[in-house]
RNA sequence: CGGGCUGUAGCGCAGGGGUUUAGCGUACAUGUCUGGGGGACAUGGGGUCGGUGGUUCAAAUCCACUCAGCCCGA
Numbered sequence: 001c002g003g004g005c006u007g008u009a010g011c012g013c014a015g016g017g018g019u020u021u022a023g024c025g026u027a028c029a030u031g032u033c034u035g036g037g038g039g040a041c042a043u044g045g046g047g048u049c050g051g052u053g054g055u056u057c058a059a060a061u062c063c064a065c066u067c068a069g070c071c072c073g074a
Base pairs, nucleotide, nucleotide: 001073002072003071004070005069006068007067010026011025012024013023018057028044029043030042031041032040033039050066051065052064053063054062
C1' cells in the first nucleotide's frame, strides 16, 4: 500500500428494507420462595445498531467515505 471479515445493552450474540416500542442469553436492580447463604421464579432499568454522508415514502439492514480490531498478500 492492496484485499477480506467483524463492529448491535456491562459481556457474548441474533436480526440482511416496513411485521411489538430493536430482541435473546448472561450480568445488574427490586420482589417472592428459603432460618440464612446458595439457588429458583416474577418484574424492571439499561441501545439513539462504530462515525459521517447518501439512496428510499421508510435504513441496524442498501451504497460511498471514514475509524477501530483481526486475517491474507505485497